[in-house]
RNA sequence: AGGCGGGUAGCUCAACUGGUAGAGCAGCGGCCUCCAAAUCCGCAGGUUGCAGGUUCGAUUCCUGUCCCGCCUGCCA
Numbered sequence: 001a002g003g004c005g006g007g008u009a010g011c012u013c014a015a016c017u018g019g020u021a022g023a024g025c026a027g028c029g030g031c032c033u034c035c036a037a038a039u040c041c042g043c044a045g046g047u048u049g050c051a052g053g054u055u056c057g058a059u060u061c062c063u064g065u066c067c068c069g070c071c072u073g074c075c076a
Base pairs, nucleotide, nucleotide: 001072002071003070004069005068006067007066010025011024012023013022019056027043028042029041030040049065050064051063052062053061
């Protein structure tokens, strides 16, 4: 320098052909209990790395760019 994969909730990950983002754990509240834990029920939590473009509509398609990992190459 080139190629490939990844970046989404506090963490680990989904979201199939573009249709308006969800699960588990963690957190908070409730139920239960003498009190707790566990179980069960509920609630909250998001600039989908960033900036643009296409579109009625983008996590998804296109361009640029940043970060992480892998592969190939160049110089010495």